[in-house]
RNA sequence: GUAUUAUCUCGAGUGGUGGAGGGAAUGGCCCUUUGAAACCACAGCAACCGGUCCGCCAGAGGAUGCCAGGUGCUAAUUCCAACCCCCCAGGCGGGGGACAGAUGAGAC
Numbered sequence: 001g002u003a004u005u006a007u008c009u010c011g012a013g014u015g016g017u018g019g020a021g022g023g024a025a026u027g028g029c030c031c032u033u034u035g036a037a038a039c040c041a042c043a044g045c046a047a048c049c050g051g052u053c054c055g056c057c058a059g060a061g062g063a064u065g066c067c068a069g070g071u072g073c074u075a076a077u078u079c080c081a082a083c084c085c086c087c088c089a090g091g092c093g094g095g096g097g098a099c100a101g102a103u104g105a106g107a108c
Stems, first nucleotide, its partner, number of pairs: 001108002004105005013042005021031003026081003043074003048070002050067003053062002078100001083097005
């Protein structure tokens, strides 16, 4: 990087360096010199993988268990919309799905 698959309305930030952008992309809207991105330190969240426990002849499995080693994450639902469908009876309303994206896992 490619395809597959699971999840995506929960949760969690301070300091230092830095010095103007950032929120994927388009439109909107928003964040930002009361300091953006990025990097570093420490802290935290979560529990995908992993470990563990229970159970079983074994395997499948179970408990929203425990741990936190590998990732990930710590503004706004993936910030909202867009394309399709449905509901409402109409308000730039509500719901579902697709596309796209993010993250994990194993594969190539």